This is a predicted structure of a 74-nucleotide RNA (transfer RNA) from a Candidatus Shapirobacteria bacterium. The coordinates come from a structure-prediction model, not an experiment, and the mean pLDDT is 81. The organism belongs to Candidatus Shapironibacteriota, within Bacteria.
RNA sequence: GGGCUUUUAGUGUAGCGGUUUAACACGUCCGCCUGUCACGCGGAAGAUCAUGGGUUCGAAUCCCAUAAGGCCCG
Numbered sequence: 001g002g003g004c005u006u007u008u009a010g011u012g013u014a015g016c017g018g019u020u021u022a023a024c025a026c027g028u029c030c031g032c033c034u035g036u037c038a039c040g041c042g043g044a045a046g047a048u049c050a051u052g053g054g055u056u057c058g059a060a061u062c063c064c065a066u067a068a069g070g071c072c073c074g
Base pairs, nucleotide, nucleotide: 001073002072003071004070005069006068007067010026011025012024013023018057028044029043030042031041032040050066051065052064053063054062
């Protein structure tokens, strides 16, 4: 330098163009339980879906560019 691939809450993942709401687990916070902690139960907060454009009536999802990580080729 070329090709392929990944990027979604703090962490790990789901979501394959549409009904209002981006879901789950762990973690965090609050409450219940307990003499206390842990476990268990109930609830809450937390992601402008890597960034910028484009396509579309509609994009986390399709296309392009850029950035970062991984693999392969030279």
The RNAcentral record of the sequence draws on ENA and MGnify.